[in-house]
Molecule: transfer RNA
Organism: uncultured bacterium
RNA sequence: GGGCCCAUAGUAUAGCGGUAGAACAGUUCCAUGGCAUGGAACAGGUCGGGGUUCGACUCCCCGUGGGUCCA
Numbered sequence: 001g002g003g004c005c006c007a008u009a010g011u012a013u014a015g016c017g018g019u020a021g022a023a024c025a026g027u028u029c030c031a032u033g034g035c036a037u038g039g040a041a042c043a044g045g046u047c048g049g050g051g052u053u054c055g056a057c058u059c060c061c062c063g064u065g066g067g068u069c070c071a
Base pairs, nucleotide, nucleotide: 001070002069003068004067005066006065007064010024011023013021018054026042027041028040029039030038031037047063048062049061050060051059
């Protein structure tokens, strides 16, 4: 320098055009004399910019970061 892949919540991830879901973790409440544990509820996220589209996490382009291969 070039090819390919990836980037979603605090963590590890699903979703792949129609307003993002589960798990663990967090907060509150209930059960217990208390802890553990169980149950209920809540909060929390699409790497940045642009384009296409009625509508973009999703498709396209550029960039940034990471991984891998080639030189």